[in-house]
RNA sequence: CUUUGGCGCAGUAGGUAGCGCAUCAGUCUCACAAGCUGAAGGUCGGGAGUUUGAUCCUCUUAAG
Numbered sequence: 001c002u003u004u005g006g007c008g009c010a011g012u013a014g015g016u017a018g019c020g021c022a023u024c025a026g027u028c029u030c031a032c033a034a035g036c037u038g039a040a041g042g043u044c045g046g047g048a049g050u051u052u053g054a055u056c057c058u059c060u061u062a063a064g
C1' cells in the first nucleotide's frame, strides 16, 4: 500500500454499491457464435468503536 458479486476493477469531503467480462433466460439463426434485451449474483477480508447513519473515519486482527 492492497483486500468490494465467479474474475478484473470503480466508487463516495459518511446517506446506504456500480462498470466490464463471465453465468442464466429471451431474441436472432437451419444450428452455433457474434449482436440486442432482460435477470440473478455482493450487507464492501474478520471483529470492535464513533455517528441518527460507516464501503468511506478510528482501533484491532488476518491475508498478500
Base pairs, nucleotide, nucleotide: 001064002063003062006021007020008019009018015052023039024038025037026036027035045061046060047059048058049057
Model confidence (mean pLDDT): 84 of 100. The RNA shown here (transfer RNA) has 64 nucleotides and comes from Monodelphis domestica. It matches the Rfam family "tRNA". Gene Ontology term of the family: triplet codon-amino acid adaptor activity. Rfam classes the family as a transfer RNA. About the family: Transfer RNA (tRNA) molecules are approximately 80 nucleotides in length. The sequence is in RNAcentral, with records from Rfam. Taxonomically the source falls in Monodelphis (Eukaryota, Metazoa, Didelphimorphia, Didelphinae).